[in-house]
Molecule: transfer RNA
Organism: Tengunoibacter tsumagoiensis
RNA sequence: GCCCGUGUGGCGCAGGGGUAGCGCACAUUCUUGGUAAGAAUGAGGUCAUGGGUUCAAAUCCCAUCACGGGCUCC
Numbered sequence: 001g002c003c004c005g006u007g008u009g010g011c012g013c014a015g016g017g018g019u020a021g022c023g024c025a026c027a028u029u030c031u032u033g034g035u036a037a038g039a040a041u042g043a044g045g046u047c048a049u050g051g052g053u054u055c056a057a058a059u060c061c062c063a064u065c066a067c068g069g070g071c072u073c074c
Stems, first nucleotide, its partner, number of pairs: 001071007010024004018055001026042005048064005
C1' cells in the first nucleotide's frame, strides 16, 4: 500500500428495511429475625462519526475513525 471482519445500555452479545432486545450488573419494592438466594417493577442507547438512498435506515451505499486478521513490496 491492498483486501476482509468487527464497532449496538456499565460489561458480554442478538437483531441484516417497518416500535432497539436478551443475559449479567444497577435502582426500588416484596419475601427473611438479618444477609444471601428468589420474585415483581423500573431506569439506562444520538446503534463508532459524517454524508447519501428510501415513505421509512442499527440494517443498504460512500467516506472517515478505532480495533483485529490476511496479502504484497523494499